[in-house]
RNA sequence: CUUUUUGAGAGUUUGAUCCUGGCUCAGGAUGAACGCUGGCGGCGUGUCUGAGGCAUGCAAGUCGAUCGUGUCCCGUAGCAAUGCGGGAUGAGAGGCAAACGGGUGAGUAACACAUUGGUAACCUACCUCUAACACAAGAAUAAUUCCGAGAAAUCGGAACUAAUACUUGAUAGUUCCCAAUCCCACAAGGGUUUUGGGGUAAAGCUCCGACGGUUAGAGAGGGGCCUAUGGCUUAUCAGCUUGUUGGUGGGGUAAAAGCCUACCAAGGCUAUGACGAGUAGCGGGCGUGAGAGCGCGACCCGCCUCACAGGGACUGAGACACUGCCCUGACUCCUACGGGAGGCUGCAGUCGAGAAUAUUCCCCAAUGGACGAAAGUCUGAGGGAGCGACGCCGCGUGAUUGAAGAAGCCCUUCGGGGUGUAAAAAUCUUUUCUGAAGGACGAACGUCGACGGUACUUCAGGAAUAAGGGGCUGCUAAUCUCGUGCCAGCAGCAGCGGUAAUACGAGAGCCCCAAGCGUUAUCCGGAUUUAUUGGGCGUAAAGCGUCCGCAGGCGGUUUGAAAAGUCUUGCUUCAAAUCCUAGAGCUUAACUUUAGGACUGGGUUGGAAACUUUCAAACUAGAGGUCGGGAGAGGCGAGCGGAAUGGCUGGUGUAGGGGUAGAAUCCGUUAAUAUCAGCUGGAACACCAAAUGCGAAGGCAGCUCGCUAGAACGAUUCUGACGCUCAUGGACGAAAGCGUGGGUAGCGAACGGGAUUAGAUACCCCGGUAGUCCACGCCGUAAACGAUGGGUACUUGGCAUUGGGAGUAUCGACCCUCCCAGUGUCGUUUCUAAAUAAGCUAACGCCUUAAGUACCCCGCCUGGGAAGUACGGCCGCAAGGCUAAAACUCAAAGGAAUAGACGGGGACCCGCACAAGCGGUGGAUCAUGUGGUUUAAUUCGAUGCCACACGGGGAACCUCACCAAGGCUUGACAUCCUCCGUAUGGUUCUUUGGAAACAGAGAACUCUUCAGGAGUGACAGGUGCUGCAUGGUUGCCGUCAGCAUGUGCUGUGAAGUGCACCCUUAACUGGGGUAACAUGCGCAACCCUCAUCCGGUGUUAUAAGUAUCACCAGAAACUGCCACGGUUAACGUGGAGGAAGGUGGGGACGACGUCAAAUCAGCAUGGCUCUUACGCCUUGGGCAACACACAUGAUACAAUGGGAAGUACAAAGGGACGCCAAACCGCGAGGUGGAGCAAAUCCUAAAAAACUUCCCUCAGUUCGGAUUGAAGUCUGCAACUCGACUUCAUGAAGCUGGAAUCGCUAGUAACCGUGUAUCAGAACGGCACGGUGAAUACGUUCUCGGGUCUUGUACUCACCGCCCGUCACGCCAAGGGAGCCGGUAAUACCCGAAGUUUCCCUGUAGGGAUUCGAAGGUAGGACUGGUGACAGGGGUGAAGUCGUAACAAGGCAUCCGUAGCGGAAGCUGUGGAUGGAUUAUCUCCUUU
Repeated sequence: CUUUUUGAGAGUUUGAUCCUGGCUCAGGAUGAACGCUGGCGGCGUGUCUGAGGCAUGCAAGUCGAUCGUGUCCCGUAGCAAUGCGGGAUGAGAGGCAAACGGGUGAGUAACACAUUGGUAACCUACCUCUAACACAAGAAUAAUUCCGAGAAAUCGGAACUAAUACUUGAUAGUUCCCAAUCCCACAAGGGUUUUGGGGUAAAGCUCCGACGGUUAGAGAGGGGCCUAUGGCUUAUCAGCUUGUUGGUGGGGUAAAAGCCUACCAAGGCUAUGACGAGUAGCGGGCGUGAGAGCGCGACCCGCCUCACAGGGACUGAGACACUGCCCUGACUCCUACGGGAGGCUGCAGUCGAGAAUAUUCCCCAAUGGACGAAAGUCUGAGGGAGCGACGCCGCGUGAUUGAAGAAGCCCUUCGGGGUGUAAAAAUCUUUUCUGAAGGACGAACGUCGACGGUACUUCAGGAAUAAGGGGCUGCUAAUCUCGUGCCAGCAGCAGCGGUAAUACGAGAGCCCCAAGCGUUAUCCGGAUUUAUUGGGCGUAAAGCGUCCGCAGGCGGUUUGAAAAGUCUUGCUUCAAAUCCUAGAGCUUAACUUUAGGACUGGGUUGGAAACUUUCAAACUAGAGGUCGGGAGAGGCGAGCGGAAUGGCUGGUGUAGGGGUAGAAUCCGUUAAUAUCAGCUGGAACACCAAAUGCGAAGGCAGCUCGCUAGAACGAUUCUGACGCUCAUGGACGAAAGCGUGGGUAGCGAACGGGAUUAGAUACCCCGGUAGUCCACGCCGUAAACGAUGGGUACUUGGCAUUGGGAGUAUCGACCCUCCCAGUGUCGUUUCUAAAUAAGCUAACGCCUUAAGUACCCCGCCUGGGAAGUACGGCCGCAAGGCUAAAACUCAAAGGAAUAGACGGGGACCCGCACAAGCGGUGGAUCAUGUGGUUUAAUUCGAUGCCACACGGGGAACCUCACCAAGGCUUGACAUCCUCCGUAUGGUUCUUUGGAAACAGAGAACUCUUCAGGAGUGACAGGUGCUGCAUGGUUGCCGUCAGCAUGUGCUGUGAAGUGCACCCUUAACUGGGGUAACAUGCGCAACCCUCAUCCGGUGUUAUAAGUAUCACCAGAAACUGCCACGGUUAACGUGGAGGAAGGUGGGGACGACGUCAAAUCAGCAUGGCUCUUACGCCUUGGGCAACACACAUGAUACAAUGGGAAGUACAAAGGGACGCCAAACCGCGAGGUGGAGCAAAUCCUAAAAAACUUCCCUCAGUUCGGAUUGAAGUCUGCAACUCGACUUCAUGAAGCUGGAAUCGCUAGUAACCGUGUAUCAGAACGGCACGGUGAAUACGUUCUCGGGUCUUGUACUCACCGCCCGUCACGCCAAGGGAGCCGGUAAUACCCGAAGUUUCCCUGUAGGGAUUCGAAGGUAGGACUGGUGACAGGGGUGAAGUCGUAACAAGGCAUCCGUAGCGGAAGCUGUGGAUGGAUUAUCUCCUUU
């Protein structure tokens, strides 16, 4: 370049939202391991850990066609000894191989590897090709024999012998060396030029085919060396280096070279990261990914490296050599103690380590290798088999039919549903399996096949031999029941579990995958969460406090040249395998194989010239200079000035002053404070003053003078890119603080005292030292802030402020318009506030001073905490600063905005909320309720407002749930089944036992005729639990005026708007207005009742009536009318008329919601629970107790009263198991009585306060009536525990009630009686009714509650919130630490093996000296690890202790730097920030 391909998200911070940001998940992969399970085959793969130790066997030999010889056999000659020939075999000499093949990754950050080049600086056995040659001679030695040493390993001496072993001589050249010459190159050099000189070769065997030998050249393949480029972490490693860098001479190698050595020079490397430390074999490739990348380097291939640890050389073409040698060390083994032997990181195997990784198998048949002429031998290379689901791929565990659907199990709303065509059953098939028979390919090349009687084929048998794992709250496919009860447990994250758990455990069902399924570990992905592709830095993490500036990066206009970047052509290379595409072969696939492509890279040739770059030449718009006048709290130094505070002196003057919310400490009769005059000293500079000005920032303010820096403007001036930014570096740098010396008026950390307080190490007050001031020197930090780095360019308008000029006009100004051009003066500049368009932003907001649009450079960020801390380093006198982690821990931390709630924030409004009034409660006695206590039981519930005369609207028995005792068990009550069954039943009466229930006996009635009884189990029954599982009902906020929806609009969104604002209302009531327009639930009205009138009706009302009364149906009131105010409105104020006037009074009616508010004991009901009892029946007791406390009431304390007598006026109710009249009896409760009445008819029923008259006369009373005694009445089976009432007697406390607190705004409060429900009886309570009938409201500061708007918030379980630090206790990790114990790499010195260098002696051998030299030793340091008494901080923990620091103005605004102090949060001083609420003022902007 072409073609093809190519990117998914989710959960979790919040009450909700958007953003930032981390954590987690879904995918793929693995040499894996673990758990459960497991039928077959093919192909792969298998010690990742201790490069830890290894028993045993094997893994490298071969050649007789190189040589001699031992043993055995055969043949032959010979009597034999012996000789000759052949074969086999042993050890040996000799040759080749053994440097390959196989293993490993310890070391190595390096020319080790990869890619590209170079070698004109090199080597190469075996193999191929070419040319030439191989003549002659000689000395030994192993084997063997003999002797000897030794335990052994092994060794010594003597004698014999051969060669393709060794030596010497000859010959040869194009090799090699020396000297010259020619040609080519140009870093030393190279070449098939030519000449001269010098030196070095060889091996035979033979079957006559051949195989070998020597020299030279060439090739192929292999190797050495060098260069460029590339690829890890760390700067808390910043300087490293002495053979180091270079040169010369010498040495050395196959070969360049400090490779080595002597001398000379002093270089070399480094911020583009040297040196050091840590980690690591490298590549082809592999995994993942859309890609860019990120991670990895098992198997296969290439390279390197190592071979017990370290060192060394020998041999050889090749090694410094895995199964060779020497030395040192560690370890193991043998030993006769004298000495020896060994090296599995080859194949198997073993021990150990570990979460974990295989057979001491078969074969050289094939492929390949070594040797050989060959046959062949060897080959744990290799080919195969075995073991392991370790991975990939394939197959199977059956197929068809089979019920509206068996059984079992599970669920159930009890109807049914699920498992489920699943099974059974019938028919069929045979992959697999078993048995039998046949039977390969792999062999070219022969008689040779480990695999293997295997693959495969055929036949027979028989559904036969073969299914599990994980999951089921969301993410994430798939749910029910039971058990458990914050326990047991689960969990990847969010999170489940505290009695109805789809989340734990089990069962059933379902979902996913399947001979596997899950878990764990690791890598990539998702993560654009390190961002080149592809992120950010005002407030979320993030702009250095500010400037200067070297390196570096980037850089204006024009022309020309070059061609490094850039683009392009051709060539070459980038091993194979892998990958992609298309084919082929195994039954398919995995796998194998063929062809093509790709591997984005490197080198090289030719070309292009726009851009960048380089060079050259020019330009002036950037930048800088020059001249000119002007502005300024710019800096430094010196001098001067006035006001004020304090002190001192003197005068006047007298008892206070000062201080605070209020006080006190304090000062003052030794004369203060006050006041006048004078003197002294230090510090700071009112007004001017401002959104002002200057400076890089910090910062800078009285006036004058001197010195000095920078910026702006103007100019027909000069230079000519000289620029911008800036790591390292340098300078400046508020306040506090430090050092030395001065100074000290005021203020004022620390400190002392007084207050406050529970305390007060604070806030407030009285004092007061450092300090604040000056000089010199340090420190180097701040919320050093615009929380906003610097530079350049571009992108709408308007106004104000400052100064000047021009035009018009004018005598000249002012005004007006325009402009920033000239002259004289000032001076168009700069700085800055607010509101905005586009654009940007998560939003808030920014917006020509950008947070807009772009480019360049620097700095910084990557979840919260630990922590700006530890360690190390640098700086500092110190305080401390700069640089700067980790372990551990959490699933968040955070920004902006939204809705609420809250504030010891603000504004407005309302309410018997306060105030103004009236009457109470709290004190007394009693009643009732509650708490507490008591009790056998004192049943239970209700608990701030919103429980407490509440459920209960009525506990003597019953009620009844509690206690004691006695009884019953299919039950007191319901349904079903079986049996008996019609006087065995029921009712009434008598009687026995008993407390009764109950049981028995007798009599009467004639009531009943599926009555009754017995049995069995299903079941009944429960006032047992859960109001936090529920229905229903109810309370409170609150009869408060709110709450919500549709559509539209605004906002990314939560949300907002509507419903803000003004006027008004009891009201979101109405009007105006408005991006809203409408609507709904609430408000109001509709309903009932009371008040007026009209009409009708007239029973039972009235003595009668047109009146009254009752009932029925209507009317009437709407701000309708007038005036004023108001916006012409809504509406308000006043008035008229009217029975009633602005909702006429009262009631019913209670929005969305809140309080897990109340009630399972009114009722209903899920679940749980009891079942000879927690059920049922009965008697008695209890709910009624009583030191006490509270709540709600009644009655009083008296004269506005009490008592006696008399007289009057209601309403609304109730009445047949009833109300009960008259009359009579009783003092009375009541009794007798029986009229009337199912009620506008009769009864209850007397209303009482009131009024009239009399008594009492201020007292514990003629007040008050508790308590107690006696006698009674009534109800009722029954008044003892425990009823009400009556009469007589008794006559308590109490003389108006502390702190505190409640109700009420008109027919109300207060006072007075009446009725009724419940009910046999039993109200001082509840509900209802009427009678008499007030006072006060200026007003909204305060208390409480509510509503609307606004503001702050770290609250949302919503301030009864949240939250900080010390202390105490448990656990965890890290740092320090007297030290102690190791490890690593170096340094200095000592010693010095093998080997090696040099020299000497000697006859080759050998010996001596010497250089280097591993290991070892000594020493002091460096780095690093383990451990450590102890002390300090950090994290975390259900509950603890002390305070209350922060969030609201958090109750002293908070925070930053610094200093002092304090149990602790913290407090105070000093300077700074706003990331402070609130109020007022000033100024500015916008609109009018």
Molecule: small-subunit ribosomal RNA
Organism: Patescibacteria group bacterium